This is a predicted structure of a 161-nucleotide RNA (Lysine riboswitch aptamer) from uncultured Ruminococcus sp. Model confidence (mean pLDDT): 79 of 100. The model forms 93% of the base pairs in the Rfam consensus. The sequence is in RNAcentral, with records from MGnify.

[in-house]
RNA sequence: GGUAGAGGUGCAGCUGAGAUGAGUAUGCUUCCUGAGGACGACCAGUCCGUUGAAGUUUGCUGAAAGGCAAGGCUGCCGAAGAACGAUUCCUGGUGAGCUUCGUUCUGGCUGUAUAUCAAAUAGGUAUAUAGCUGUCAUCAUGUGUUUGAUGGAGAGCUAUC
Numbered sequence: 001g002g003u004a005g006a007g008g009u010g011c012a013g014c015u016g017a018g019a020u021g022a023g024u025a026u027g028c029u030u031c032c033u034g035a036g037g038a039c040g041a042c043c044a045g046u047c048c049g050u051u052g053a054a055g056u057u058u059g060c061u062g063a064a065a066g067g068c069a070a071g072g073c074u075g076c077c078g079a080a081g082a083a084c085g086a087u088u089c090c091u092g093g094u095g096a097g098c099u100u101c102g103u104u105c106u107g108g109c110u111g112u113a114u115a116u117c118a119a120a121u122a123g124g125u126a127u128a129u130a131g132c133u134g135u136c137a138u139c140a141u142g143u144g145u146u147u148g149a150u151g152g153a154g155a156g157c158u159a160u161c
């Protein structure tokens, strides 16, 4: 250097019954009120509005998206994720988002706390912290190849050429 593997609620992608969203938004209607409202965040611009905006109230009607998700399929073990910088696309402009490249960090999973996104007590992301677990090194133990302690990181570890 090549090839093949291991960790385990392992990683990512596609699909997805179903639940939640929600008796919410919307539409029509009734009462009150009386100048704002919409176009995805802001500016600009455009449109609607005293022939009644937004809001409240009565009744009828009544969704959807994102996110989650049993199961199934595919690719894999820096799998993948995040931060920063540059870059591509999109917009009237900024931002956000998307593509690609570079640098840095993270072995994997779970719980808790805080912050943030979200309708959310779901879940995601970041930080901190605790535990479990795999791997290697060192030391100790050991009639067994186990057990314990400390420490390191995937550019690692095991096998093989």
Base pairs, nucleotide, nucleotide: 001161002160003159004158005157008077010076011075012074013073014072015071018068027060028059032055036048037047038046039045041094042093043092080106081105082104083103084102085101086100089097107133108132109131110130111129112128113127114126115125116124117123135152136151137150138149139148140147